[in-house]
The RNA shown here (Bacterial RNase P class A) has 344 nucleotides and comes from Candidatus Uabimicrobium amorphum.
RNA sequence: AGAGUAAAAAAAACGAUCGCUGUAAAUUUUACAGAGGAAAGUCCGGACAUCACAGGACAAGGUGGUGGAUAACAUCCACCGAGAGCAAUCUUAGGGAAAGUGCCGCAGAAAAUAUACCGCCUAUUUAUAGGUAAGGGUGAAAUGGUGAGGUAAGAGCUCACCGCGGAAAUGGUGACAUUUCUGGCAGGGCAAACCCCACCUGAUGAGAGGUCAAAUAAAGGAGAAGAGGCUGUCCGUCUCGUUUGACUCCAGGGUAGACCGUAUGAGGUAAAUGGCAACAUUUAUCCUAGAUAAAUGAUCGUUGCCCUUUGGGAACAGAAUCCGGCUUAUUUUUUGCUCUUAGC
Numbered sequence: 001a002g003a004g005u006a007a008a009a010a011a012a013a014c015g016a017u018c019g020c021u022g023u024a025a026a027u028u029u030u031a032c033a034g035a036g037g038a039a040a041g042u043c044c045g046g047a048c049a050u051c052a053c054a055g056g057a058c059a060a061g062g063u064g065g066u067g068g069a070u071a072a073c074a075u076c077c078a079c080c081g082a083g084a085g086c087a088a089u090c091u092u093a094g095g096g097a098a099a100g101u102g103c104c105g106c107a108g109a110a111a112a113u114a115u116a117c118c119g120c121c122u123a124u125u126u127a128u129a130g131g132u133a134a135g136g137g138u139g140a141a142a143u144g145g146u147g148a149g150g151u152a153a154g155a156g157c158u159c160a161c162c163g164c165g166g167a168a169a170u171g172g173u174g175a176c177a178u179u180u181c182u183g184g185c186a187g188g189g190c191a192a193a194c195c196c197c198a199c200c201u202g203a204u205g206a207g208a209g210g211u212c213a214a215a216u217a218a219a220g221g222a223g224a225a226g227a228g229g230c231u232g233u234c235c236g237u238c239u240c241g242u243u244u245g246a247c248u249c250c251a252g253g254g255u256a257g258a259c260c261g262u263a264u265g266a267g268g269u270a271a272a273u274g275g276c277a278a279c280a281u282u283u284a285u286c287c288u289a290g291a292u293a294a295a296u297g298a299u300c301g302u303u304g305c306c307c308u309u310u311g312g313g314a315a316c317a318g319a320a321u322c323c324g325g326c327u328u329a330u331u332u333u334u335u336g337c338u339c340u341u342a343g344c
Base pairs, nucleotide, nucleotide: 001340002339003338004337005336006335007334008333009332010331012303013302014301015300016299017298018297020034021033022032023031024030025029036316040327041326043325044324045323046322047321048205049204050203051202055235056234057233058232060201061200062199063198064197065079066078067077068076069075080094081092082091083090084089095196096195100194101193102190103189104188117136118135119132120131121130122129123128144162145161146160147159148158149157163185164183165182166181167180168179169178170177171176209260210259211258212257220250221249222248223247226240227239228238229237230236267286268285269284270283271282272281273280274279305313306312307311
């Protein structure tokens, strides 16, 4: 200097004048605050509210290595296994194929109730018969792999190492790792195929919901014995009703305003302690939008950044109950680490 990889920060700053919204005090003025790092997506998890009170079973859905963090999560931290990369690092839908069912097209002899196309060897009546799966071909995948011995030619036929199955010891909380012994050894892949195993899960949603106020006629008409909640379904249970008619339909009249929910929280910041870390505890300190058709702005000056420099420019983009994450969009800067090249 180049290429890569991981993490972090900012989103212009200050002042003046005028304007808008909220809070507090005043009594018409003053003070303070006022749209993001993603406010987006509505993907995951909750808080909160309602469903009167419980109980049992099933269905459906979700998650899936181990140990922790958290209110919880498919999030985060640490570690293990497998894979990619020279490396820093990254990905992981990572339980079970010996419970069952299913799929692996074409090609190929054959893809499971497994075979012999070419080839090799032996016999020989030259037509064939027997043996073989080491070599070749097809394919993503072909009866574990490499090497040696052995054989008519070969083959775990035998041996060594690796792989696979089993057992033990050591280390570790654990997933696992290492070592030793043993068996010639159930032909493979797919569960992001159905399925099995383990764990978890009520519905709806701020137009959730709640309080106060206001108004009310015509003796309305017709049908009617069941209607509804917990609940996606069943059992069970409860509420209202059966001529004093629940409930459904038709038709007519009146009212529809105000307030709460609504921002003090699983809250922010700093320090100490514990922990590899995520994070937790203690102490101190702070209050940082709340509209309801939708406020959070405009002008001027100075300073900062960028440029093609008498000037010009600055990305993605607007809170609507709230919070913890994830994903996506976008501008600039800083730092650590890895590799390559050159020089000292």
Its Rfam family is "Bacterial RNase P class A". About the family: Ribonuclease P (RNase P) is a ubiquitous endoribonuclease, found in archaea, bacteria and eukarya as well as chloroplasts and mitochondria.